[in-house]
Context: one part of a larger RNA
RNA sequence: CUGGGCGUAAAGGGCGCGUAGGCGGCCUAGUAAGUCAGAUGUGAAAAGUGAGGGCUCAACCCUUAGAGUGCAUCUGAUACUGCUAGGCUUGAGUACAGAAGAGGAAAGCGGAAUUCCUAGUGUAGCGGUGAAAUGCGUAGAUAUUAGGAGGAACACCAGUGGCGAAGGCGGCUUUCUGGGCUGAAACUGACGCUGAGGCGCGAAAGCGUGGGGAGCAAACAGGAUUAGAUACCCUGGUAGUCCACGCCGUAAACGAUGGGUACUAGGUGUCGGGGGUAUCGAUACCCUCGGUGCCGGAGUAAACACAAUAAGUACCCCGCCUGGGGAGUACGAUUGCAAGAUUGAAACUC
Numbered sequence: 001c002u003g004g005g006c007g008u009a010a011a012g013g014g015c016g017c018g019u020a021g022g023c024g025g026c027c028u029a030g031u032a033a034g035u036c037a038g039a040u041g042u043g044a045a046a047a048g049u050g051a052g053g054g055c056u057c058a059a060c061c062c063u064u065a066g067a068g069u070g071c072a073u074c075u076g077a078u079a080c081u082g083c084u085a086g087g088c089u090u091g092a093g094u095a096c097a098g099a100a101g102a103g104g105a106a107a108g109c110g111g112a113a114u115u116c117c118u119a120g121u122g123u124a125g126c127g128g129u130g131a132a133a134u135g136c137g138u139a140g141a142u143a144u145u146a147g148g149a150g151g152a153a154c155a156c157c158a159g160u161g162g163c164g165a166a167g168g169c170g171g172c173u174u175u176c177u178g179g180g181c182u183g184a185a186a187c188u189g190a191c192g193c194u195g196a197g198g199c200g201c202g203a204a205a206g207c208g209u210g211g212g213g214a215g216c217a218a219a220c221a222g223g224a225u226u227a228g229a230u231a232c233c234c235u236g237g238u239a240g241u242c243c244a245c246g247c248c249g250u251a252a253a254c255g256a257u258g259g260g261u262a263c264u265a266g267g268u269g270u271c272g273g274g275g276g277u278a279u280c281g282a283u284a285c286c287c288u289c290g291g292u293g294c295c296g297g298a299g300u301a302a303a304c305a306c307a308a309u310a311a312g313u314a315c316c317c318c319g320c321c322u323g324g325g326g327a328g329u330a331c332g333a334u335u336g337c338a339a340g341a342u343u344g345a346a347a348c349u350c
Base pairs, nucleotide, nucleotide: 003322004321005320006319007304008303012318014201015200016199017198021194022193023192025088026087027086028085029084030083031082033081034080035077036076037075038074039073040072041071042070049065050064051063052062053061054060091191092188093187094186096183097182098181103177104176105175106174107173108172109171110154115149116148117147118146119145120144121143125136126135162169163168206247207246208245209244210243211242215241216240220236221235222234223233258317259316260315261314262313263312266295267294268293269292270291271290272289273288274287275286276285277284278283299306300305323350324349325348332343333342334341335340
C1' cells in the first nucleotide's frame, strides 16, 4: 500500500459558516461522454506456456499455436451514471397562525449577605483549632442598634427542567436581536448533504492599556504540625478574580461517541406544541410532532455495555489511527507583545 479500524485498547477535528471537490429526489424526451457488445489495426523480437521437431538423452536449440488482461478507430445497444431540454412535489426553503425558553448585546433598577466608615449602648475579651499560637482588643474590640460607602454575586423558585453549534447561559425591567418547535397547507421548485484549504466563535489561566477592588486568593510573610514540612491546618496578604478595548487560541473543550439521511420490538417519567373522546368544568384517557432521561428485546460488542438520542442495519462526505519509549521533543515554517500555540521528525532503544 491493500486492508482493518476510531465510547473505554492507537485513533472524532473544541464548535460553527462556507469555497473547491465528492455525493445527491420523482417523471419524460434527446444525446451517447462514462458503461456494455462486435469488428479492424496495433500490442517488436527474444523470454515464459501448450503442441511438434533437432543435437544418442537432458540442459540447449528450432517450428508452430495461444496469450499479451491494454490502446486507437469504426459500427451498434441505451438499463444505470453524466450532459441538454421540459415537467413534478415528497427533500429544502419562503410567507401565514400560534406557544415555550438562564439564547445573545446594551441600559436601568432591587433586596439579602460580607467588609469598611460614623454615631449610640456596653465591657473584657474576640477569633481560630485536633489542640494551639500568630492575629485583633482598655487608644474600648467581639456583640448589638441606627445611618452611610463600595464592590461582587444573585438564596428560595430549581427540576437526569429550559436555551445555545460548541465554549457556555440563572435577581427584575426595558430596548435591539439570533435560532429552534407546532399547526395549516398558500408560494418557490431539488434551490440538497458534507466540506480539504479559508473565515469566524471559542472556559479558565495568562498578556497589553486604562479603570475598579467588597469578598476570595496563586506568590509572599507569620503561627502551628513534623525527623524535616519550601505542604495539608490557622492568621494575614499582592497579582488575579470585576469593567472597557485589544491579544492569546488552549482544556478530561467529554457523551472521552464527527455531520447528514433512511430503516429496525416494547415499557415508563419529564419539557414545549397539536388533535380526538368523556365531562358544565377542573381533569382524565387516547393519538401525534419535537426535545430530554431511565429500563429493556432483537442485533452489535473483547468485555463493560449500547440499544429509535445506537456503539444495530445501510448509504454519502469530512477528520483521524497503524507497537512502547525517545516526543508532542528537535529542526524548519507560520503565528503571538510575551507566555506560548499550530505543523511535526530522526538517531538510538525495548

Model confidence (mean pLDDT): 89 of 100. A computed fold for a 350-nucleotide part of an RNA from a metagenome, annotated as small-subunit ribosomal RNA, central domain. RNAcentral holds the full RNA, with entries from SILVA.